[in-house]
RNA sequence: GAGGGUGUGGCGAAGGGGUAAACGCGCCUGACUGUGGCUCAGGUAAUCGCGGGUUCAAAUCCCGUCACUCUCC
Repeated sequence: GAGGGUGUGGCGAAGGGGUAAACGCGCCUGACUGUGGCUCAGGUAAUCGCGGGUUCAAAUCCCGUCACUCUCC
């Protein structure tokens, strides 16, 4: 330099046009317990890497760009 993959809560991770973005871990509160853990109940948190475009509607499609990564030169 050329081509591909990935980027979503604090962490992991689903969702691939349809309007409350799942789930698990974590964290907070409560129940339970002599205390803690386990278990149970409730809660918390993502303008979906960034900037544009298409669309009535975009995490999802298109363009650019950044980071990480793979292959080739």
Predicted 3D model of a 73-nucleotide RNA (transfer RNA) from Armatimonas rosea. Its Rfam family is "tRNA". Taxonomically the source falls in Armatimonas (Bacteria, Bacillati, Armatimonadales, Armatimonadaceae).